Annotation
A computed fold for a 99-nucleotide RNA from a Sphingomonadales bacterium, annotated as Glycine riboswitch aptamer. The organism belongs to Sphingomonadales, within Bacteria. Its Rfam family is "Glycine riboswitch aptamer". About the family: This family represents the bacterial glycine riboswitch. Gene Ontology term of the family: glycine biosynthetic process. The sequence was found by an Rfam model in a public genome assembly.

RNA sequence: GGCGUCAGCGCGGGAGAGUGUGGGGGGCCUAGGCUGCCCCACCGCCGAAGGAGCAAGCCGCCCCCGGAAUCUCUCAGGCAAAAGGACCGCGCUGGCGUU
Repeated sequence: GGCGUCAGCGCGGGAGAGUGUGGGGGGCCUAGGCUGCCCCACCGCCGAAGGAGCAAGCCGCCCCCGGAAUCUCUCAGGCAAAAGGACCGCGCUGGCGUU
């Protein structure tokens, strides 16, 4: 120096599902209403921060047994936009392995 892998940082990409119902407050206001604002309760829903699990399916040829996930659960989180976002690509830096 090359390759592989892991971590950090920067850039780009990056899904799903409620502008639900009721009450209170705030704001606007033509004074009768309106409200993607805040709080509370309820109902419905989503899975891709994090967390948990291995029932189904998958892998280890099969049972047993073991494994982790973008599978499952939905505790947390989320259901306009923004933000966040697993993961992917590129670059830089560092660790480890190999040549």